Small-subunit ribosomal RNA, central domain from a metagenome, 350 nucleotides, folded computationally. Rfam family: Bacterial small subunit ribosomal RNA. Gene Ontology terms of the family: ribosome and structural constituent of ribosome. Model confidence (mean pLDDT): 88 of 100.
[in-house]
Context: one part of a larger RNA
RNA sequence: CUGGGCGUAAAGGGUGCGUAGGUGGUAUCGUAUGUCGGAUGUGAAAGCCCAUUGCUCAACGAUGGAACUGCAUCCGAAACUGCGGAACUAGAGUGCAGGAAGGGAGAGCGGAAUUCUUGGUGUAGCGGUGAAAUGCGUUGAUAUCAAGAAGAACACCGGUGGCGAAGGCGGCUCUCUGGAAUGUUACUGACACUGAGGCACGAAAGCUGGGGGAGCAAACAGGAUUAGAUACCCUGGUAGUCCCAGCCGUAAACGGUGUGCACUUGGUGUAGGCGGUAUUGACCCAGCCUGUGCCGGGGCUGACGCGUUAAGUGCACCGCCUGGGGAGUACGGCCGCAAGGCUAAAACUC
Numbered sequence: 001c002u003g004g005g006c007g008u009a010a011a012g013g014g015u016g017c018g019u020a021g022g023u024g025g026u027a028u029c030g031u032a033u034g035u036c037g038g039a040u041g042u043g044a045a046a047g048c049c050c051a052u053u054g055c056u057c058a059a060c061g062a063u064g065g066a067a068c069u070g071c072a073u074c075c076g077a078a079a080c081u082g083c084g085g086a087a088c089u090a091g092a093g094u095g096c097a098g099g100a101a102g103g104g105a106g107a108g109c110g111g112a113a114u115u116c117u118u119g120g121u122g123u124a125g126c127g128g129u130g131a132a133a134u135g136c137g138u139u140g141a142u143a144u145c146a147a148g149a150a151g152a153a154c155a156c157c158g159g160u161g162g163c164g165a166a167g168g169c170g171g172c173u174c175u176c177u178g179g180a181a182u183g184u185u186a187c188u189g190a191c192a193c194u195g196a197g198g199c200a201c202g203a204a205a206g207c208u209g210g211g212g213g214a215g216c217a218a219a220c221a222g223g224a225u226u227a228g229a230u231a232c233c234c235u236g237g238u239a240g241u242c243c244c245a246g247c248c249g250u251a252a253a254c255g256g257u258g259u260g261c262a263c264u265u266g267g268u269g270u271a272g273g274c275g276g277u278a279u280u281g282a283c284c285c286a287g288c289c290u291g292u293g294c295c296g297g298g299g300c301u302g303a304c305g306c307g308u309u310a311a312g313u314g315c316a317c318c319g320c321c322u323g324g325g326g327a328g329u330a331c332g333g334c335c336g337c338a339a340g341g342c343u344a345a346a347a348c349u350c
Stems, first nucleotide, its partner, number of pairs: 004321003007304002012318001014201004021194003025088002028085004034080001035077008049065006091191001092188003095184003103177007110154001114150008125136002162169002206247006215241002220236004258317006266295009276285001299306002323350003332343004
């Protein structure tokens, strides 16, 4: 390279936007790059192949043919592909209409709980556990009432329910802002799909500077347990968790399933939108589109299972895999303040 693969065996990039590239709807006119046909020239000889033949045979050799799948030129074809022209509307996008939503950012507000402070009542315990102890408490704790302060998180609603590309998003209100769905078919007229590099986003932890610090809590200390106990349990407790600005760029970043389009029996929930029948009517019933679940048919699969949200049947493009260990390591390069990240071997060994 050919080939085979990527849910669980090795293998889908964390996610999007998008450059180059690859691929690309319907009908028509032209062209002739690819494509197809023919002719001519060439494609040295030897070799290979076929036939005949010479050495007694064979190896070896001779003669003839075929072949040399190629290239060039000329003539021709025009379905497909490409290119050029002029069109179309089924792809894609825009407009318009009324709805849905924890989508994002900023600001303000709220109640419950917790801890602390102050004051009142009140007295000997509280707390904690398997049982205890450390700890707190007569300088008055725990409990209870009132007032105040602070920070963080938003019970119920809440739902295999919604939104977002993913990470993720949940008290309420306002402002700014993104996307999707449905209906309509008014407009543009292939403007599309994918996407190496690139750019942006990217949980938690961690890092730098500044703030904040109620609760929780790595580290740490003490008490237990135990043969030991650098743990599990308990009492404390610092980074951190929170905010602002800037880094980091990784996760079982998972549906362990790349993106887009098309096609292929069904049943039953649920969310959003819209017609229809009907009604006083929000209902109900039947239907369409989009999302999200469960079950299951053909088919697929080694099996498990998947099954119109495919892991079925096809097309387009990207990423990735090629025995285990060594190793996602070394070296080099790039990035980072660092921690480290990305790229990525070999010897050796089984």